Bacterial RNase P class A from Lautropia sp., 404 nucleotides, folded computationally. NCBI's taxonomy places the organism under Bacteria, Pseudomonadota, Betaproteobacteria, Burkholderiales, Lautropia. Rfam family: Bacterial RNase P class A. The family's RNA type in Rfam is ribozyme. About the family: Ribonuclease P (RNase P) is a ubiquitous endoribonuclease, found in archaea, bacteria and eukarya as well as chloroplasts and mitochondria. The prediction has a mean pLDDT of 79. The gene name in the source record is rnpB.
Order: sequence, then structure tokens, then C1' cells
RNA sequence: GGAGCGGGUCGGACGGUCGCCGGGGCGCAGGCCCUGGAGGAAGGUCCGGACUCCAACGGGCGGGAUGCUGGUUAACGGCCAGGCGCAGCAAGCCGGCAUUGCCGGCCCAAGGCGACGGAAAGUGGCACAGAAAACAAACCGCCCCGGCGCGCAAGCGGUCGGGGUAAGGGUGAAAUGGCGAGGUAAGAGCUCACCGCAUCGCUGGCGACAGUGAUGGCAGGCCAAACCCCAUCCGGAGCAACAUCAAAUAGGCACGCGAUGCGGGGCACCUCGGUGCUUCGCGCAGAGCGCCCACUCGAGCGUGCGGGUAGAUGGCUAGAGCCUCCGGGCAACCGGAGGCCCAGAGGAAUGACCGUCACGCCGGCGACGGCGCACAGAAUCCGGCCUACAGACCCGCUCCACUU
Repeated sequence: GGAGCGGGUCGGACGGUCGCCGGGGCGCAGGCCCUGGAGGAAGGUCCGGACUCCAACGGGCGGGAUGCUGGUUAACGGCCAGGCGCAGCAAGCCGGCAUUGCCGGCCCAAGGCGACGGAAAGUGGCACAGAAAACAAACCGCCCCGGCGCGCAAGCGGUCGGGGUAAGGGUGAAAUGGCGAGGUAAGAGCUCACCGCAUCGCUGGCGACAGUGAUGGCAGGCCAAACCCCAUCCGGAGCAACAUCAAAUAGGCACGCGAUGCGGGGCACCUCGGUGCUUCGCGCAGAGCGCCCACUCGAGCGUGCGGGUAGAUGGCUAGAGCCUCCGGGCAACCGGAGGCCCAGAGGAAUGACCGUCACGCCGGCGACGGCGCACAGAAUCCGGCCUACAGACCCGCUCCACUU
């Protein structure tokens, strides 16, 4: 310098006018002054926690989630680091066509993807195709034997039957390890080398695992994102949680009244608080016993208490907080020091207009003019994940070429 990957940050700036929500100050008050006011996702509400109330000795059954290893954390299904597997671009190597490329194979950097515990506990499934899909399997082919047929005979790439064979063909997502040699009637781990696999060791690693040695001829194919088994974790509801104060109306409880009554005005008398007379107004629901007194119950009325609704207040924004620096760690992350305060509405503010500049597009030789300026918008608060996003900037890794 080229090519390919991965990640991070920002996401308009300044000024003016008029408004809106919160906080503070001044004023008797109308009001005035100062000040704070969306995001990286505030979004989806998919996980995890804080907080609040309810439930809860303990144990069992059931249910849900997670699932390679190690770390990280308040916690997580997140994140970091690592292991293993899969696919695979560039580069490289080989071959072909052919001519500076294209095709095929091998090997595949950085990077990508992976619900990556268990299939020898049990149950179940394996479409289509295929002879056969699990107690595995003989359709074609190959080989041997016998009968018949043909041929003088050797024999037959004729036919029928019996048997062997998983090397070959064919089917399929998948057919009892791969490949080469020996071997055989033909074949076959039947035997051997190499690779794979299993068991047991050794070495390295905390571990997943890797390397290596010996032994074994190879064992029960695949599916657990089928039931299931194993391990770990998990109470329920959610700020419309919850707490405090507390109208009207209607319920609840207690007490009183519940009628020759009650309230107001006037007059008279006296022991100065009542009594009597009169007038006006209001009200009448009674039952237990036919009537009177007493008692009980009672619709209703009054007073008090209590629950609770509307409403108000708290919860409510100082926090697993943000910035800078230092230290530990590969990293996620952790620790320390200093500094900072950064929206708190409640049918729900965060807006509108104007000017200048920046950025992009278009027109113009030019001066300049026109248009545009993403996704989106808090609602108890945090940690993640996922999704949306015009544009700008930065960093890292790998491969190739060149220079020093």
C1' cells in the first nucleotide's frame, strides 16, 4: 500500500422571541428573577435483579427453566476466555481447459455458525424411495454345487433349483468403520500396515480436552428441538406494588330520641331558672295485648366510631450512579483516590417560529439559490438481550506485495 473480516464512539452547533413541566429565591398579592428538563436505543417487554405486599416449620409429588469447560456478577438463558465440532471465502498447493482467466480437488488465515449432558435404564419414531430401516437385510451382480436343455467335445454371456457373498451396482438423510495389500470358489477384520474407534495407562492442562503408548478386530445405526433419565436453579403478584391522610353518597357498629312531641315569637308569675297561657311553624309508624302504665323490639331521626371510594401525599429518583486517574486481571470484571449531581410528569411537560453556520443532494462557469437533515421519544429503578437507525469518525486482527 492492497484485500478481507471484527469492534467501538458520536449522532448537528450557536443565538433570539413566545410557551410548557419541575426546583429555589423575593413579594401581602397580581407577579418577577435564577435554574434543571429524553435516548443509544427512552422501543419490544424476551431474560435477570432491587423494592413492596401476600404466602411460607420441614419433607414429598407435580411443574418450569437451564445444560461443553473455567471465570465474572446482586442475578441471569447475559458477558469474557478457552475446548470440541460443522460449513467455508481469500491466499497456498495439485490437476484440467486454456491464456493471464475459468473449472474441479486438497488444505483452508482472521472471521462465521453450533439447545455441544445421557441413545449399554425404559418407551417410541425413522416419511418417500428401496429387497431390506434394527432380532437388520440378498433386488441386480459375483461365486460354488446339482438337474434339465444345447453341443461330437471342451464347454455354455441357456434355464430351473439349493447354497455362499455386504467387495461392486442401485435406493435413501442414514445400509454394521475407511483405504491399500494379502487371502479366497467369490468374498468378508478372515489376516496385516496406516487412519478412525473402544478400553487401560503415561504426559500436559484447574478443566473441557490434547498428545502419546499398549491392548482389542470393531461392540448396542440415527433421533432426546420425541417421551424420558441425570445435574443445577426456581414461592406468587407486581409501582394500577404498597403506605399515610381522608369528602359526598350507600352499607357496618355503639348510644340517645323514637310524641298528651319538638322549635320560634308574645304575655303573665316567681325562689331567676323554670312554669303557665296564647300564637305560628314542623313532624307523626307502629308492633308485642282490647284499654292504661311499665318494659322490649322497631322504620325513621340525631350524635359518635370504624372500614372504604373519589381526591391528596408519600413510594419517586443519590444510584449494583456518572467522569477522570491509578492498581490487579488476556478479558469480562474488580479495588482505590479525586471530582460531579444529571428529567421526575400523573389524561401525563420536554414545544413552535425565526436567523447564522455545519453536513448531504440538485441546478449554476461562478457568486449563489432551492430542497433535505435518520431511528425514535422517559413513566418505580437497575444489569443484559433483541429490534430500528441518514450520516460522520476511530481502533484492532488476518493474508498478500514492497521498503528499511